[in-house]
RNA sequence: CACUCAUCAUGAGCGGUGGAGGGAAUCGGCCCGAUGAAACCGCGGCAACCCCCAGAGCGCUGGGAAGGUGCCAAAUCCGACAGAGAUUGUCUCUGGAAGAUGAGCC
Repeated sequence: CACUCAUCAUGAGCGGUGGAGGGAAUCGGCCCGAUGAAACCGCGGCAACCCCCAGAGCGCUGGGAAGGUGCCAAAUCCGACAGAGAUUGUCUCUGGAAGAUGAGCC
């Protein structure tokens, strides 16, 4: 990298270095940013995928957080494609696509 499965409206920030971008990509929108972006480092935290314990018998329930990941503005920030509905130049809902993370597999 490819494939399979699960989840994605909860939650959780300070300091240092740095110095203009950032919110995955394209387009549109809307935001964040010199009261300091990205990135890196330290510390802290969240969550509970792997994991651990107990019960049930196993696709479940409850609890835990030492370890492996992950994450810590906004729904995956929103839309794009398809369908349905409505008060129809728009709005709402559902699904898909794409993406992220984990576990597995080659």